[in-house]
Context: one part of a larger RNA
RNA sequence: GAUUGAACGCUGGCGGCAUGCCUAACACAUGCAAGUCGAACGGAAACGAUGCUAGCUUGCUAGCAGGCGUCGAGUGGCGGACGGGUGAGUAAUGCAUAGGAAUCUGCCUUUUAGUGGGGGAUAACGUGGAGAAACCCACGCUAAUACCGCAUAAUCUCUACGGAGGAAAGUGGGGGAUCUUCGGACCUCACGCUGAAAGAUGAGCCUAUGUCACAUUAGUUUGUUGGUGAGGUAACGGCUCACCAAGACUAUGAUGCUUAGGGGGUCUGAGAGGAUGAUCCCCCACACUGGUACUGAGACACGGACCAGACUCCUACGGGAGGCAGCAGUGAGGAAUAUUGGACAAUGGAGGCAACCCUGAUCCAGCCAUGCCGCGUGUGUGAAGAAGGCCUUAGGGUUGUAAAGCACUUUCAGUAGGGAGGAAAAGUUAGUCGUUAAUAACGGCUAACCCUGACGUUACCUACAGAAGAAGCACCGGCAAACUCCGUGCCAGCAGCCGCGGUAAUACGGAGGGUGCGAGCGUUAAUC
Numbered sequence: 001g002a003u004u005g006a007a008c009g010c011u012g013g014c015g016g017c018a019u020g021c022c023u024a025a026c027a028c029a030u031g032c033a034a035g036u037c038g039a040a041c042g043g044a045a046a047c048g049a050u051g052c053u054a055g056c057u058u059g060c061u062a063g064c065a066g067g068c069g070u071c072g073a074g075u076g077g078c079g080g081a082c083g084g085g086u087g088a089g090u091a092a093u094g095c096a097u098a099g100g101a102a103u104c105u106g107c108c109u110u111u112u113a114g115u116g117g118g119g120g121a122u123a124a125c126g127u128g129g130a131g132a133a134a135c136c137c138a139c140g141c142u143a144a145u146a147c148c149g150c151a152u153a154a155u156c157u158c159u160a161c162g163g164a165g166g167a168a169a170g171u172g173g174g175g176g177a178u179c180u181u182c183g184g185a186c187c188u189c190a191c192g193c194u195g196a197a198a199g200a201u202g203a204g205c206c207u208a209u210g211u212c213a214c215a216u217u218a219g220u221u222u223g224u225u226g227g228u229g230a231g232g233u234a235a236c237g238g239c240u241c242a243c244c245a246a247g248a249c250u251a252u253g254a255u256g257c258u259u260a261g262g263g264g265g266u267c268u269g270a271g272a273g274g275a276u277g278a279u280c281c282c283c284c285a286c287a288c289u290g291g292u293a294c295u296g297a298g299a300c301a302c303g304g305a306c307c308a309g310a311c312u313c314c315u316a317c318g319g320g321a322g323g324c325a326g327c328a329g330u331g332a333g334g335a336a337u338a339u340u341g342g343a344c345a346a347u348g349g350a351g352g353c354a355a356c357c358c359u360g361a362u363c364c365a366g367c368c369a370u371g372c373c374g375c376g377u378g379u380g381u382g383a384a385g386a387a388g389g390c391c392u393u394a395g396g397g398u399u400g401u402a403a404a405g406c407a408c409u410u411u412c413a414g415u416a417g418g419g420a421g422g423a424a425a426a427g428u429u430a431g432u433c434g435u436u437a438a439u440a441a442c443g444g445c446u447a448a449c450c451c452u453g454a455c456g457u458u459a460c461c462u463a464c465a466g467a468a469g470a471a472g473c474a475c476c477g478g479c480a481a482a483c484u485c486c487g488u489g490c491c492a493g494c495a496g497c498c499g500c501g502g503u504a505a506u507a508c509g510g511a512g513g514g515u516g517c518g519a520g521c522g523u524u525a526a527u528c
Base pairs, nucleotide, nucleotide: 001528002527003526004525006524007523008522009521010520013375014374015373016372017371018370020367021333026331027330028329030328031327032326035078036077037076040075041074043071044070047069048068050065051064052063053062054061055060056059085286086285087284094211095210096209097208098207099206100205103203104202108199109198110197111196112195113194114193115192116150118148119147125140126139127138128137129136156165157164158163170191171190172189173188174187175186178185179184214256219249220248221247224246225245226244227243228242229241230240231239261283262282263281264280265276266275267274268273288309289308290307291306292305311322312321313320314319339365341364342363343362347361348359349358351356378408379407380406381405388399389398390397391396412469414464415463416462417461418460422455427449428448429447430446431445432444433443434442472517473516474515475514476513477498478497479496483512484511485510486509487508493500494499
């Protein structure tokens, strides 16, 4: 000199854009953060509309009905493996770079072949029982895109090459003939379902090189190193096991121990390098501590399960419940770090045909000069060089065009009014094309119409009034820009280094003046 996720002291007008627990991976009150689908299913607790019945206060009370709109609880599907947080662990099961072969991949895209015919249960519900609660038991009824067989099947799997095995599910919209038990069958469209092939995406695995300090850590290792065989995995492999051999690593630093998430980057520097890893992006690890698997395309799973432990809470003492390193917020720790805010309007995500619903992701707002950037705190004129202050050689000098005065302007803040863009989404109607038996329905394209904004008193524009509301901080001995007086008298004190102070201190304290930066300025800490 540059820099910071900074803190402290003094001071503080506005706006834009960013950042904001670096410490206790300490403990957490409360609310919210993952649901959705009735176009899979049986149904109907609640609400609304409609109809019927009764009552009266004449439109609202009760009951009933069809499940019409819808929908609590339940079965079922998809999603809770994403998104969000943190950096404890990890020195290599990680990361970075470059390669590789023995793999899987829900949803998505393309292609291909199917979607036939049956069955038995079970929750909800009802009845009974048990419990303080959490929750549980017995019996009975019922549905499905839940579950299980049968049939069929190859470019699928296994194979001794003869053969063997092996799947599925329907739902909704519309409809001319024909049939009908009047429910529908049937046709068609859409969304699904099953097998197979390929792609895309994502994931698992292997190899090489690089990746902190300590030798006051020198030997380490027994599934250890390799082989054969078997098991296991999606997959290679001591991954696991049986047997066999005795190997394997190591001063080019094994093993041990300390510290630490890694990278893109960031800071500094002419560079080489050094330091660092907040915010943003990629990867990894973790989710009270330790362990385990289940489900699933994917987890050994933050807001899932089980076991053990510590801690907290409830209890009728028999037994139960919990996990903010999600967003806010609380206590504690600390020099120190924010609101128990608004909205799904946009972007993105989950579910759904869709309407829609959910989304503390996200977009916004709030707080803090924490940082960067911009603007303002007036402009011109004005010498009697006013008064006052300070200095003085007592003449004067300086503060100083500074003020006052005169003439103007009105950014920003204030008040009032106007006012984009973020909305090219989705929906409805019409036309046209495709499909079809069909002019219906559905899908694509085009046009018209209508609706949706948290921010928001938005940005921006106009008007109004009046210089009106807006300057401090550090320093002035040398380094290093800036000097005098008074006080003090090796005292009080200053200090980054050299050093000042013991009676004329430009170095202490105050004042006047000056220098530097400026809504900041200094100090401390830290890096180059």
A computed fold for a 528-nucleotide part of an RNA from an uncultured prokaryote, annotated as small-subunit ribosomal RNA, 5' domain. RNAcentral holds the full RNA, with entries from ENA. Its mean pLDDT, the model's own confidence on a scale to 100, is 86.